[in-house]
Context: one part of a larger RNA
RNA sequence: UUGGGCGUAAAGCGUGCGUAGGUGGAUACUUAAGUCGGAUGUGAAAUCCCCGGGCUCAACCUGGGAACUGCACUCGAUACUGGGUAUCUGGAGUAUAGUAGAGGAAAGCGGAAUUCCCGGUGUAGCGGUGAAAUGCGUAGAUAUCGGGAGGAACAUCAAUGGCGAAGGCGGCUUUCUGGACUAAUACUGACACUGAGGCACGAAAGCGUGGGGAGCAAACAGGAUUAGAGACCCUGGUAGUCCACGCCGUAAACGAUGAGAACUAGAUGUUGGUCACAAUAAAGUGGUUAGUAUCGCAGCUAACGCAUUAAGUUCUCCGCCUGGGGAGUACGGCCGCAAGGCUAAAACUC
Numbered sequence: 001u002u003g004g005g006c007g008u009a010a011a012g013c014g015u016g017c018g019u020a021g022g023u024g025g026a027u028a029c030u031u032a033a034g035u036c037g038g039a040u041g042u043g044a045a046a047u048c049c050c051c052g053g054g055c056u057c058a059a060c061c062u063g064g065g066a067a068c069u070g071c072a073c074u075c076g077a078u079a080c081u082g083g084g085u086a087u088c089u090g091g092a093g094u095a096u097a098g099u100a101g102a103g104g105a106a107a108g109c110g111g112a113a114u115u116c117c118c119g120g121u122g123u124a125g126c127g128g129u130g131a132a133a134u135g136c137g138u139a140g141a142u143a144u145c146g147g148g149a150g151g152a153a154c155a156u157c158a159a160u161g162g163c164g165a166a167g168g169c170g171g172c173u174u175u176c177u178g179g180a181c182u183a184a185u186a187c188u189g190a191c192a193c194u195g196a197g198g199c200a201c202g203a204a205a206g207c208g209u210g211g212g213g214a215g216c217a218a219a220c221a222g223g224a225u226u227a228g229a230g231a232c233c234c235u236g237g238u239a240g241u242c243c244a245c246g247c248c249g250u251a252a253a254c255g256a257u258g259a260g261a262a263c264u265a266g267a268u269g270u271u272g273g274u275c276a277c278a279a280u281a282a283a284g285u286g287g288u289u290a291g292u293a294u295c296g297c298a299g300c301u302a303a304c305g306c307a308u309u310a311a312g313u314u315c316u317c318c319g320c321c322u323g324g325g326g327a328g329u330a331c332g333g334c335c336g337c338a339a340g341g342c343u344a345a346a347a348c349u350c
Stems, first nucleotide, its partner, number of pairs: 004321003007304002012318001014201004021194003025088007033081002035077004040072003049065006091191001092188005097182003103177007110154001115149007125136002162169002206247006215241002220236004258317006266295012299306002323350003332343004
């Protein structure tokens, strides 16, 4: 380089924005760079190939031809690609009017519950387990009533419901703010898709500084269990979990399925719009559109299964894979306070 792949066998970057690059809608004219055709020059000889000739044959030598798939220049062709000009509206976007939503940030507020403190009633147990014990309790516990403090999480509603690029998002109110969808009209006129580097976001745990600390709970201690028990069970309990600011940059970051686009039977449910019909006390039926979910044909698949939300049929761009172990390791580099992360081998071995 050609070829093959990436749901589960090795393989889709955790996700987005976007630079270079690659690719790019319709019509007309133009140009003729790519592309195609002809001519000319050149492409040394030898070699290779074809037809002959000479050594008795062959190797070998030798004559002619073809070839040298290339390059330069020139004359043409103009469908496609590229360049230029003009136009268009289907892609993309903007405006107007609406709709739904746990989308994001900040501030404030609320009730239930746990714990603790104070007070009342009240007396001997409570708690916990398979059974127990450690533990708490006559210095009055548990239970129950009243009051108070404080932190964290928001039952029911709640739903293969919604929103978000992903991570993720759930009490209520206010302020600020991103995106999506819908119907019709107007406008811009290809402004698009993808995206090496780069930049940003990125659960949990962890780290730094300062707060906070109710419950839970690594570590740790004790009680059990057991042959042992560095565990499972129980009683406690510190980091942490929470907040502010700053790091870390990883996950089975999963749909184990990159993004965009076109085409290709249906059926059923559900969420948000919208149109029509019917009705008006609610409901309802059908069409269309944007999601979401289950089944299913063709097709695909090693099978499982996927199946208009494709893993079907195609196009564009990116990422990644190449036997198992060694190893996502060593060394080097970059990043980080550290923990470590990213990049990433080889010997050897089966």
The part of an RNA shown here (small-subunit ribosomal RNA, central domain) has 350 nucleotides and comes from an uncultured Gammaproteobacteria bacterium.
RNAcentral holds the full RNA, with entries from SILVA.